[in-house]
RNA sequence: UUGGUCAACCAGACGAUCGCGCCAUCGGGUCUCAGAUCCGGUGCCGAGGAACGUCCGGGCUCCACAGAGCAGCGUGGUGGGUAACGCCCACCCGGGGUAACCCGCGAGCAAGUGCAACAGAAAGUAGGUCCACCGGCUGUGCCGGCCAGGAGUGAAACGGUGGUGUAAGAGACCACCAGCGUCGUGUGCGAACGCGAUGGCUGGGUAAACCUCACGCGGAGCAAAACCAAAUAGGAGAACUAUGGAGUUGCUCGCUCCGUUCUCGGGUUGGUUGCUAGAGCCGUGCGGCAACGUACGGCCGAGAUAGAUGAUCGUCCACGACAGAACCCGGCGUAUCGGUUGGCCAAUUCG
RNA sequence: GGCCCCAUCGUAUAGCGGCCUAGUACUCCGCCCUCUCACGGCGGCAACAGGGGUUCGAAUCCCCUUGGGGUCA
Numbered sequence: 001u002u003g004g005u006c007a008a009c010c011a012g013a014c015g016a017u018c019g020c021g022c023c024a025u026c027g028g029g030u031c032u033c034a035g036a037u038c039c040g041g042u043g044c045c046g047a048g049g050a051a052c053g054u055c056c057g058g059g060c061u062c063c064a065c066a067g068a069g070c071a072g073c074g075u076g077g078u079g080g081g082u083a084a085c086g087c088c089c090a091c092c093c094g095g096g097g098u099a100a101c102c103c104g105c106g107a108g109c110a111a112g113u114g115c116a117a118c119a120g121a122a123a124g125u126a127g128g129u130c131c132a133c134c135g136g137c138u139g140u141g142c143c144g145g146c147c148a149g150g151a152g153u154g155a156a157a158c159g160g161u162g163g164u165g166u167a168a169g170a171g172a173c174c175a176c177c178a179g180c181g182u183c184g185u186g187u188g189c190g191a192a193c194g195c196g197a198u199g200g201c202u203g204g205g206u207a208a209a210c211c212u213c214a215c216g217c218g219g220a221g222c223a224a225a226a227c228c229a230a231a232u233a234g235g236a237g238a239a240c241u242a243u244g245g246a247g248u249u250g251c252u253c254g255c256u257c258c259g260u261u262c263u264c265g266g267g268u269u270g271g272u273u274g275c276u277a278g279a280g281c282c283g284u285g286c287g288g289c290a291a292c293g294u295a296c297g298g299c300c301g302a303g304a305u306a307g308a309u310g311a312u313c314g315u316c317c318a319c320g321a322c323a324g325a326a327c328c329c330g331g332c333g334u335a336u337c338g339g340u341u342g343g344c345c346a347a348u349u350c351g
Numbered sequence: 352g353g354c355c356c357c358a359u360c361g362u363a364u365a366g367c368g369g370c371c372u373a374g375u376a377c378u379c380c381g382c383c384c385u386c387u388c389a390c391g392g393c394g395g396c397a398a399c400a401g402g403g404g405u406u407c408g409a410a411u412c413c414c415c416u417u418g419g420g421g422u423c424a
Stems, first nucleotide, its partner, number of pairs: 001347010012316007020046002023043009048322001052333002055331005060221004067253004072217005077091005092106001093104004107212002112210002114206002129151003133145005159177006178202001180199008225273004235264006244258004280299008352423007361377004369407001379395005400416005
C1' cells in the first nucleotide's frame, strides 16, 4: 500500500422567521367556593439504531394469604457472566478457510420401538446376482462347497496389509496397524487431549424420528390494575345448594370463600393515577484472557391520548437511506444512504 | 400497543418424510354425440407464499421473511 476479517461510534449540521406538544413562571378572562378551564408573554426540553418483527427473558400489576404432584412446554458440549434468558464471553470437539476468523437444534442408537421409497442378491449378525476359486459328473452345461476377492445397484453394502490353515476359503487363527471397550496414569475446574496395558476380533445410518437422560417453567397482561364522577332496568331466566358450589391454563390433592356460576338484556364509552430517576448514562482507576464486576466523580436528556417537531430562506457537505415512542428495560432477528476509528491475518515494497 | 391463527392450480379443497409426474370438483381449451344448444363422454393446460437448514429424499420437520385474518376497554 492492497485485500480480507472482527469490533466501536455517528445517522445531515448551523443560523433566522412563522407554526406544534410537555413542564415552570407571569398577566388577564369565565364559572357559586375549593378549584377547574380558556387566552397571551417569557424560559427550558422534545423520537431510533433499529422506535420495526413480537422471537425470547424479566421488572411491575392482578388472580391470591398461597403450596405439591402429574400432564404439558422449553433448553441441551464444558466453564463463566447476568436480575434472567433460547442472550453474551472464553474454551473443547466436528466442519469450512493459507490465515485472521466463520458455522453448529453439538447429551444418548450395546435401553426400547421405528424408518430407509426406487434400485439391488441383500439394508443388520443381510448374501438363491454375474465373474473368480475348489471338488464331482451322464461335460461346454449341471450339482455341491466357498463368501466378499472383483464388478454391478445405491445416499449408504459388516476393517486394512502380510501370513498360517484348507480341496478351495474366511479374523477360523497369528503379527503389525486403524477403530471400539475396559483398567491404570499425566495435564486440565471441566468438556477433552495424550501415554501404557489388555480384550472380544469389529457393536452401519437416522433422535430439527418416537423416545431416554439432565436442567428449568403458575397464569394473564398497562386495553394489567387503582381511584373519582355520572347514569341505569335496586332487570329477566336457568343450574347446583354444605356428601355442595366457586376460585387460581388442564387434571388430582391441599388451601380459601359461603353462596357461587352461566345465558340474555340495559347503563357508562368521562376524568385522574399508573406515566418515566432507572438491573440508567458518561469519565477515570482497580480486578479479570474476556463477557463483566467494583470504587470515586459527574449528568437528568418525550410522556402524547382523533395521538406532538412542519414550512420557508441562507451557508456547509457525508447530497441525507431504513424509517417515528404509547408502561419500562436486557437481548435476538429483519430493513438500511453513507461516513469515521481501531485490532488482527495474508501478500507486496522500502528502511 | 398486546395476545392468537392461517397461506396448495383461475376458484374451493385432499394431502400426516418416498405410492408427488402433487389428487378431486368447478372454471378454461380441444374432440365426440346432436338438425342446433344444453346435458353427457374422452382428453389436456394449470399450484405447494419466499428464503435458509435437517435428511439419501421435504408440500409435510426446524428457523427467518412477506402477506392475510381473529381478539383485547
Two RNAs folded together computationally: RNase P RNA and transfer RNA, 424 nucleotides in total.
It holds a member of the Rfam family "Bacterial RNase P class A". Rfam links the family to the GO terms ribonuclease P activity, tRNA processing and dimeric ribonuclease P complex.
The coordinates come from a structure-prediction model, not an experiment, and the mean pLDDT is 76.